Source information
This is a predicted structure of a 388-nucleotide part of an RNA (large-subunit ribosomal RNA, domain III) from Methylomonas sp. MgM2. The coordinates come from a structure-prediction model, not an experiment, and the mean pLDDT is 82. The RNAcentral record of the full RNA draws on ENA. It matches the Rfam family "Bacterial large subunit ribosomal RNA". Its family is annotated with ribosome and structural constituent of ribosome in the Gene Ontology.
Context: one part of a larger RNA
RNA sequence: AAGUAACGAUAAUGCGGGUGAAAAACCCGCACGCCGAAAACCCAAGGUUUCCUGCGCAACGUUAAUCGACGCAGGGUUAGUCGGCACCUAAGGCGAGGCCGAAAGGCGUAGUCGAUGGAAAACAGGUUAAUAUUCCUGUACCGGAUGUCACUGCGAUGGGGUGACGGAGAAGGCUAUAUCAGCUGUCUGUUGGAAUAGGCAGUUUAAGCAGGUAGGCAGGCAGCUUAGGCAAAUCCGGGCUGCUUUAUGCUGAGACGUGAUGACGAGCGGUUCUUGAACCGCGAAGUGAUAGAUGCCCUGCUUCCAAGAAAAACCUCUAAGCUUCAGGUGACAUGCGGCCGUACCCUAAACCGACACAGGUGGGUGGGAUGAAUAUUCUAAGGCGCUU
Numbered sequence: 001a002a003g004u005a006a007c008g009a010u011a012a013u014g015c016g017g018g019u020g021a022a023a024a025a026c027c028c029g030c031a032c033g034c035c036g037a038a039a040a041c042c043c044a045a046g047g048u049u050u051c052c053u054g055c056g057c058a059a060c061g062u063u064a065a066u067c068g069a070c071g072c073a074g075g076g077u078u079a080g081u082c083g084g085c086a087c088c089u090a091a092g093g094c095g096a097g098g099c100c101g102a103a104a105g106g107c108g109u110a111g112u113c114g115a116u117g118g119a120a121a122a123c124a125g126g127u128u129a130a131u132a133u134u135c136c137u138g139u140a141c142c143g144g145a146u147g148u149c150a151c152u153g154c155g156a157u158g159g160g161g162u163g164a165c166g167g168a169g170a171a172g173g174c175u176a177u178a179u180c181a182g183c184u185g186u187c188u189g190u191u192g193g194a195a196u197a198g199g200c201a202g203u204u205u206a207a208g209c210a211g212g213u214a215g216g217c218a219g220g221c222a223g224c225u226u227a228g229g230c231a232a233a234u235c236c237g238g239g240c241u242g243c244u245u246u247a248u249g250c251u252g253a254g255a256c257g258u259g260a261u262g263a264c265g266a267g268c269g270g271u272u273c274u275u276g277a278a279c280c281g282c283g284a285a286g287u288g289a290u291a292g293a294u295g296c297c298c299u300g301c302u303u304c305c306a307a308g309a310a311a312a313a314c315c316u317c318u319a320a321g322c323u324u325c326a327g328g329u330g331a332c333a334u335g336c337g338g339c340c341g342u343a344c345c346c347u348a349a350a351c352c353g354a355c356a357c358a359g360g361u362g363g364g365u366g367g368g369a370u371g372a373a374u375a376u377u378c379u380a381a382g383g384c385g386c387u388u
Base pairs, nucleotide, nucleotide: 013031014030015029016028017027018026032385033384034383035382040365041364042363043362046345047344050343051075052074053073054072055071056070060068061067080141081140082341083340084339085338087118088117092113093112094111098107099106100105122139123138124137125136126135142337143336145334146333147332148331149330150329151328152327153322154321158317159316160315161314166304167303168302169301172297173296174295177291178290179289180288181287182203183202184201185200186199187198188197204263205262208258209257215251216250217249218248219244220243221242222241223240224239225238226237228236229235264286267282268281269280270279271278272277273276305308351360352359367379368378369377
């Protein structure tokens, strides 16, 4: 320079009450305004206590601060079913022996790791200041183990099946959800009208179980035989014969029923203490029509060429072996189910950007009016008014 520029999106504040030494900014209330495919909600990554409560205001906060993601102290993350490990493999990594190389080391078989993929099983309501598919209530399911009963050829690190998959397009059946009507509760006036009328609020309920629908797919069964499947096979594959031809089987949403004489539910009553909350109890209606998905049936169907993972789990077959045992199948009962994560932020003041930075950040849900639409504008739930 100068008490000048600036105080980080022009979404917006105003009033009343409270606390306090002090209030434009904190808390409560009433208005107003902003977002609403987001500036709402839930996860992954990353952060690592920032979460909740009490006390505090030196510093941090571009101002003040009684407030805070700040300081101090205390508290908080509960799982057979959610995710990971105790299972499997992909790209890729490591790699006994081995090959190569002056050395260091490089490559690589058997193998062993490695999810972003495959593989068993849980929903609704309630509850905390802070956790909940984890606690509680109710109703379920899965996998081992053991026992009893009945039946019985069992057996793998091996064989076979399955798992098992691309792009595009089209149609049908449904549901989530929404709208309207009906129903329930309650209210109806200070302006011309309004009671067979009008306003406001509510009208919610899962997994599981039972049956197997709209649909979709494959022809099926029996006998004999067999140079294939590294050995074997009753399994798979090849061949022949017979019967049957729409049966036989597989798959499959949703609705109905049950779950539920339960829960929830507008509201009402009671108790406690300090406004205001907490706790306890009672509890109405809880139906129909229409619209309707990018979600489900659908890993389906049709079509195209560039021809679209693997392994385990699962089913089946035998080998060695065992065949009064062991083992297998079914029913019932009893009992068991380990370890790790779980708070909070997550289009952000908590992550990456030196900052409480107009930048960047993968996935899911995503109501109403308008509309072809996830556009646009207004708005619900919810969240904010961007720290002078």